[in-house]
Context: one part of a larger RNA
């Protein structure tokens, strides 16, 4: 000086408390344990592993497993020796590929030249240095990340204090989200962090008009900005304005700042994101990459066919769909937003109960297409029933992708129709355009999303308070612990 404490003041959070909706029971999907297994490749491990690395495991991928092969090697660079005939390419054998073995054919080269060849190179062949490992150590390491924690902390410098470690600064009264800001003040300043600057979003103005508008003028139709004019409107997007406690009461220590008000589209950080200080945890990752050391070299490298990474007695997490009438079915009919599209996004039409198919208009897209929003609202059934709830499971008919769906993809039709009538100890999320709820799109991606990244629509209840349980922060005490 710290760490701790079932010591003590203060305080802060979705810590509790109020309250809403879960999860833990069921069926399913994922993930991981464990068992199984030729192999079921590897990591991750309390919080901070476990819909994690995987934003796509039928082959591939893939790293595991059998089995068949190759051995300067699938991939680099330099040496020597051979080399214009060998490879690419085409064909046969064999083969399950891979790979061995064989054969054809034609193109591209310099220089000498007595045209008889000689030299030199490129692919290639031949040896040779060497390549090559997702083998190991994350307790050798970079770099990158979680994580306490957006909590308000963490140090310097000079100067004073103490033998000395250290101390004072940073403590103490107030305030703040905040070491934030004011006052006192042996300390004056300073720097990493807070906050500010960027970014999306809320108002309004000003540019700019191939989306928008019938706001006006014509034209037009069954309809319809569809047309010819027009940029008011909305919108799109650059630019600027705009909030600073700037103004008024009160309160307070003349402050710092807090309550309350006015104006305004917005208040006392407007809402959200990006941003993550000294450090902790020998935390994670040698398997993105990088890289010391160790090991492998006819294999622990590499190439291929097949299976596996999907196995299933049982445990957990994270989740989908339900158990129904705020509901299930049927039928009418309305309203978004952010996006994606050239090997692509596919309109209308037409076939098909559908999955889809055929057709090919238009669009590198504010113009065209994916699209249809969906929960809502309108009407009608259903009567509480394991049902018109519920959708697992299975039979069988089918559609698409891809060489290729049997291990092992998605979808669609009939048909089957299980478990499940609100879930035990226990446990999570959330304070406002939030919770629930309801549909959209994207990235990977051929195919394959209940999982992730977004996007709009519908829209709640409660917050007395800080005793208590969790984690933190500041000051204090106590210790035999560093």
């Nucleotide at each position: 000086u710290g760490a701790c404490g079932g010591g003590g003041g203060c305080u802060c959070a979705c810590a509790c408390a109020a309250g809403c909706g879960g999860u833990g029971g069921a069926g399913g999907a994922u993930g991981u344990u464990g068992c199984u297994c030729a192999a079921u490749u590897c990591g991750a491990a309390g919080c901070a592993a476990c819909g994690c690395g995987a934003a796509g495991a039928a082959c591939c991928u893939u790293a595991c497993c059998a089995g068949g092969g190759c051995u300067u090697g699938a991939c680099a660079u330099g040496c020597a020796g051979g080399g214009a005939u060998c490879a690419a390419c085409c064909c046969c054998g064999u083969g399950a590929a891979a790979g061995c073995g064989g054969g054809g054919g034609g193109a591209u080269u310099g220089c000498c030249u007595u045209c008889g060849g000689g030299u030199g190179u490129a692919a290639c062949c031949u040896g040779c240095a060497c390549a090559g490992g997702u083998g190991u150590u994350g307790c050798a390491u970079g770099g990158c990340u979680g994580u306490c924690g957006u909590c308000a902390g963490c140090u310097c410098g000079u100067g004073c204090c103490u033998u000395g470690a250290g101390g004072u600064g940073u403590u103490g009264g107030g305030u703040u989200a905040a070491g934030u800001c004011c006052c006192c003040u042996a300390a004056c300043g300073a720097g990493c962090g807070a906050a500010a600057c960027c970014c999306c979003u809320g108002u309004c103005g000003u540019c700019a008009g191939u989306u928008g508008c019938c706001c006006c003028c014509g034209g037009g139709u069954g309809a319809a900005g569809c047309c010819g004019g027009g940029c008011a409107c909305u919108c799109u997007g650059g630019c600027g304005a705009g909030a600073c406690u700037g103004c008024c009461g009160g309160u307070g220590u003349c402050a710092a700042a807090c309550c309350g008000g006015a104006g305004g589209a917005a208040g006392g950080u407007g809402g959200g994101g990006a941003c993550g200080a000294c450090g902790u945890c020998a935390a994670g990752u040698c398997a993105u990459c990088a890289u010391g050391g160790c090991c492998c070299u006819u294999a622990u490298g590499u190439c291929c066919u097949g299976g596996g990474c999907g196995g299933c007695a049982a445990a957990c997490g994270u989740c989908c769909u339900a158990c129904a009438a705020u509901g299930g079915c049927c039928g009418g009919c309305a309203c978004a937003g952010a996006g994606g599209g050239a090997a692509g996004c596919g309109a209308a039409g037409c076939c098909g109960c559908g999955a889809g198919g055929c057709g090919g208009a238009g669009c590198g897209a504010a113009u065209c297409c994916c699209a249809a929003a969906a929960a809502a609202c309108c009407g009608g059934c259903c009567c509480u029933a394991g049902u018109u709830c519920g959708g697992a499971u299975u039979g069988c008919a089918g559609g698409c992708u891809g060489c290729a769906a049997u291990u092992c993809g998605c979808c669609u039709g009939c048909a089957u129709g299980a478990a499940g009538c609100u879930g035990g100890a226990a446990u999570c999320g959330c304070u406002a355009g939030u919770a629930a709820u309801c549909g959209c799109g994207g990235a990977u991606c051929a195919g394959c999303a209940c999982g992730c990244c977004g996007c709009g629509g519908u829209g709640a209840a409660u917050a007395c308070g800080u005793u208590c349980c969790c984690g933190g922060g500041c000051c204090u005490u106590g210790u035999a612990c560093a």
Molecule: small-subunit ribosomal RNA, 3' major domain
Organism: groundwater metagenome